[in-house]
Molecule: transfer RNA
Organism: Uropterygius sp. 'hoshi-kikai-utsubo'
RNA sequence: UAGAAUGUGGCUAAGUAGCAAAGCGUCUCCCUUACACCGAGAAGACAUUCGUGCAAAUCGAAUCAUUCUAA
Repeated sequence: UAGAAUGUGGCUAAGUAGCAAAGCGUCUCCCUUACACCGAGAAGACAUUCGUGCAAAUCGAAUCAUUCUAA
């Protein structure tokens, strides 16, 4: 410099245009002499911008970040 892939809660990770799942973690309650486990519940996310479309995490464009390949 060129090309490609990926970007979803604190971490991992599903979701092929129609209500954003799940696990671990965090918090509250319950339990316990106390802690832990179990049980009940809560908060928390679609990289940014623009476009298409009745409707976008999903499709398109640009930018940003990371990774890979070639030189």